[in-house]
RNA sequence: AUAGACUUAGGGCAACCUAUCUGAAAGGAUACGGACGCAAAGCUAAAGGGGCUAAAGUAAAUACAUGCUAUGCCAGCCAGUUGCGAAA
Numbered sequence: 001a002u003a004g005a006c007u008u009a010g011g012g013c014a015a016c017c018u019a020u021c022u023g024a025a026a027g028g029a030u031a032c033g034g035a036c037g038c039a040a041a042g043c044u045a046a047a048g049g050g051g052c053u054a055a056a057g058u059a060a061a062u063a064c065a066u067g068c069u070a071u072g073c074c075a076g077c078c079a080g081u082u083g084c085g086a087a088a
Base pairs, nucleotide, nucleotide: 012038013037016034017033018031019030020029021028022027036076042081043080044079048078049077050074051073052072057068058067059066
């Protein structure tokens, strides 16, 4: 380098929906509910980027409502980081 034969483990997470709780909201938690998908859909939220919300605050406005703002939130957006299994 070529050809042939043989060839394992068999689990994990849970989009979304529904119900309940929680939160100002974004969102989060629970259900031994179901399964969209994911080889890291494990972990990390001022180590980095990006996104969501705006209670309090602040600016305007004297109408039925507005702007700004994260120390709140999202890692199943990118990213960083750690790890498992098989064959060659």